[in-house]
RNA sequence: AUCCUGUCCAGCUACACCUAUAGCGAUAUAGGGUCGGAAAGCCACGGAUCUCCUUGAGAUGGCCGGGUUGCUAAG
Numbered sequence: 001a002u003c004c005u006g007u008c009c010a011g012c013u014a015c016a017c018c019u020a021u022a023g024c025g026a027u028a029u030a031g032g033g034u035c036g037g038a039a040a041g042c043c044a045c046g047g048a049u050c051u052c053c054u055u056g057a058g059a060u061g062g063c064c065g066g067g068u069u070g071c072u073a074a075g
Stems, first nucleotide, its partner, number of pairs: 004075002012037002017032006035062001041068003045065003048060005
């Protein structure tokens, strides 16, 4: 250095819910909040679920799988 495992202290993030804004909506963004997370960082490729101006379009990565990138204690 790389790979596997996973975390003392510290650090990171932020479920539900509330407020404001945007949207037909699912929901998203920001602030508060702090259930959890060792990739709960990113990607809509596959499955699944949800929404609709429904034969298509959109949303969810903190639903599962996959891809990709990264940090620290100890082994």
RNAcentral holds the sequence, with entries from Rfam and Ribocentre. A computed fold for a 75-nucleotide RNA from Noviherbaspirillum sp. Root189, annotated as c-di-GMP-I riboswitch aptamer. The coordinates come from a structure-prediction model, not an experiment, and the mean pLDDT is 82. Lineage of the source: Bacteria > Pseudomonadati > Pseudomonadota > Betaproteobacteria > Noviherbaspirillum. RNAcentral records the identical sequence in 2 taxa.